[in-house]
């Protein structure tokens, strides 16, 4: 300095060609037990990294900027 990826729940990640956001862990109530642990059963939690454009509609397309890896000089 150029060029690819990556930014989604507390953590780790999914989301296929745009169409009202999900899982697993955890965490909260409850069930089961003498108690607890395992397991059930439900709940809370997300401005989708920030700002714009397009479109009836954006996490997804497009174009800054942030920050993270990795490779080239």
């Nucleotide at each position: 300095a150029c060029c690819g990826c990556c930014a989604u729940a507390g953590c780790u990640c999914a989301g296929c060609c745009g169409g009202u956001a999900g899982a697993g862990c955890g965490u909260c109530g409850g069930g089961c037990u003498a108690g607890a642990a395992u397991u059930c059963c439900g709940g809370a939690g997300g401005u989708c990294g920030c700002a714009g454009g397009u479109u009836c509609g954006a996490a997804u397309c497009c174009c800054g900027c942030u920050g993270g890896c990795a490779a080239u000089c």
This is a predicted structure of a 73-nucleotide RNA (transfer RNA) from Callosobruchus maculatus. Taxonomically the source falls in Callosobruchus (Eukaryota, Coleoptera, Polyphaga, Chrysomeloidea). Rfam family: tRNA. Rfam classes the family as a transfer RNA. The coordinates come from a structure-prediction model, not an experiment, and the mean pLDDT is 81. The sequence is in RNAcentral, with records from Rfam.